The part of an RNA shown here (small-subunit ribosomal RNA, 5' domain) has 543 nucleotides and comes from an uncultured prokaryote.
[in-house]
Context: one part of a larger RNA
RNA sequence: GAACGAACGCUUGCGGCGUGCUUAACACAUGCAAGUCGAACGAGAAAGGGACUUCGUUCCUGAGUAAAGUGGCGCACGGGUGAGUAACGCGUAGAUAAUCUACCCUAGUGUCUGGGACAACAUCGGGAAACUGGUGCUAAUACCGGAUACGCUUCUUUUAUCGCAGGAUGAGAGAAGGAAAGGUGGCCUCUUCAUGAAAGCUACUGCACAAGGAUGAGUCUGCGUACCAUUAGCUAGUUGGUGGGGUAAAGGCCUACCAAGGCUUCGAUGGUUAGCGGGUCUGAGAGGAUGAUCCGCCACACUGGCACUGGAACACGGGCCAGACUCCUACGGGAGGCAGCAGUGAGGAAUUUUGCACAAUGGGGGAAACCCUGAUGCAGCGACGCCGCGUGAGUGAUGAAGGCCUUAGGGUCGUAAAGCUCUGUCAAUAGGGAAGAAAUGUGUAAUGGUUAAUACCCAUUACAUUUGACGGUACCUAUAAAGGAAGCACCGGCUAAAUCCGUGCCAGCAGCCGCGGUAAUACGGAUGGUGCGAGCGUUGUUC
Numbered sequence: 001g002a003a004c005g006a007a008c009g010c011u012u013g014c015g016g017c018g019u020g021c022u023u024a025a026c027a028c029a030u031g032c033a034a035g036u037c038g039a040a041c042g043a044g045a046a047a048g049g050g051a052c053u054u055c056g057u058u059c060c061u062g063a064g065u066a067a068a069g070u071g072g073c074g075c076a077c078g079g080g081u082g083a084g085u086a087a088c089g090c091g092u093a094g095a096u097a098a099u100c101u102a103c104c105c106u107a108g109u110g111u112c113u114g115g116g117a118c119a120a121c122a123u124c125g126g127g128a129a130a131c132u133g134g135u136g137c138u139a140a141u142a143c144c145g146g147a148u149a150c151g152c153u154u155c156u157u158u159u160a161u162c163g164c165a166g167g168a169u170g171a172g173a174g175a176a177g178g179a180a181a182g183g184u185g186g187c188c189u190c191u192u193c194a195u196g197a198a199a200g201c202u203a204c205u206g207c208a209c210a211a212g213g214a215u216g217a218g219u220c221u222g223c224g225u226a227c228c229a230u231u232a233g234c235u236a237g238u239u240g241g242u243g244g245g246g247u248a249a250a251g252g253c254c255u256a257c258c259a260a261g262g263c264u265u266c267g268a269u270g271g272u273u274a275g276c277g278g279g280u281c282u283g284a285g286a287g288g289a290u291g292a293u294c295c296g297c298c299a300c301a302c303u304g305g306c307a308c309u310g311g312a313a314c315a316c317g318g319g320c321c322a323g324a325c326u327c328c329u330a331c332g333g334g335a336g337g338c339a340g341c342a343g344u345g346a347g348g349a350a351u352u353u354u355g356c357a358c359a360a361u362g363g364g365g366g367a368a369a370c371c372c373u374g375a376u377g378c379a380g381c382g383a384c385g386c387c388g389c390g391u392g393a394g395u396g397a398u399g400a401a402g403g404c405c406u407u408a409g410g411g412u413c414g415u416a417a418a419g420c421u422c423u424g425u426c427a428a429u430a431g432g433g434a435a436g437a438a439a440u441g442u443g444u445a446a447u448g449g450u451u452a453a454u455a456c457c458c459a460u461u462a463c464a465u466u467u468g469a470c471g472g473u474a475c476c477u478a479u480a481a482a483g484g485a486a487g488c489a490c491c492g493g494c495u496a497a498a499u500c501c502g503u504g505c506c507a508g509c510a511g512c513c514g515c516g517g518u519a520a521u522a523c524g525g526a527u528g529g530u531g532c533g534a535g536c537g538u539u540g541u542u543c
Base pairs, nucleotide, nucleotide: 001543002542003541004540006539007538008537009536010535013389014388015387016386017385018384019382020381021347026345027344028343030342031341032340035073036072037071040070041069048061049060050059051058052056080300081299082298089225090224091223092222093221094220095219096218099217100216104213105212106211108209109208110207111206112146113145114144115143121136122135123134124133125132126131152177153176154175155174156173157172158171159170160169161168162167182205183204184203185202186201187200191198192197193196226272227271228270233263234262235261238260239259240258241257242256243255244254245253275297276296277295278294279290280289281288282287302323303322304321305320306319325336326335327334328333353379355378356377357376361375362373363372364371365370392422393421394420395419402413403412404411405410426484428479429478430477431476432475436470441465442464443463444462445461446460447459448458449457487532488531489530490529491528492513493512494511498527499526500525501524502523508515509514
């Protein structure tokens, strides 16, 4: 000198964009942060309103609504934190001939036929509660059989191409094995019944099998990745083999047996510290320091362990067990997990609102409307940072008054003020007032596809209509008025800027050298000056 997620002191007008628990991975009151689908399924209220009226176990509506249940998809994303980890964790370059991949896309084949339950519900109980037991009824895209098999799997076998290789890919034959689920809209051409409907036809969407793609993930390897030798030896599933098991998958990953190996001064083992990278800061660079915000990866979710479901978890707002802590209890037993967003206490030098909205972007569910979304978009607080603007401009000499200094003549504050002439940024008040909105849906019309069809459905196009948290915000215009808006540090040298008074080795200053013991440019005050300026200085840390 530069920098900072800073803090402290004094001061403080406005705006934009950023940014804000670095400490206790300490404990948490309260609210919200993951739901959705009736176009998978069965069942299904009440209040309110109306009608009748014999005045109630009435009927209609509310309403096939609400709330709940079965089932599907999602909850493995998004969001937080950095405790652990010195490691294939991360970075980089590769391998997978050792692997998987829900939803999505492309093309293909199929979607046949049966069965028995369990919730909800009803009823009888148990319990303080959390919750839970018995009996009975019922549906499905829930569950379980059978059939079929273009691909598929396993075994046997023939063959081609390729590969350094274990082998990979393709074609063929035989045997065995393995699937499924329907829903919604429309129609009468065919079939059946016959005004019309269906087990028929049709459109869309699902479901099953298998192929390819895309995406995501698992695993393995070369190289790189802090300090301590005042850590020198470490290791029995240890190193390798064979058989078996396990996994989507190679492998001591696990197991039985066999062999006795494996690592290490090119630093094993042990200890300490630490999430890693893109980056950030500094520096001419080399380098050094660092890893907040943003992006990628990893790890964790009160502490430790475990599995279940699922395409994927050994799962932050799922489960079980153990532990610590907190809470409820009828003492028998139960409930909980903010390192999500706000917020509270504690710790600390120190770090914000228990805000608004799903309008936009994105995500989940749904055919869609739509619902959910503390992701996100915004607003609030803080000079915490960067940037911009303002606090007026011109003129004005009797160089006014006043302050300070003085050699008492004067000098200086100083064109500074006053006065006069202007301007109107910001702030204030009033009026107008956006962009961010594209869609989706609905209505009308047209074209094309499908079809028996002019129906339905799908696609495209045109027109109209519909949606804004921020916010009456940004911005524009007008009004009046210089009016509301300057401080902080320093002045001995380094280092830009000096005089007077007070004090008298005292009180004090100080980054270093050093000042102060009676004329202190160094302490305290004043005047003047210098520097920066809505900031200035101090402290801490890094280069």
Its Rfam family is "Bacterial small subunit ribosomal RNA". Its family is annotated with structural constituent of ribosome and ribosome in the Gene Ontology.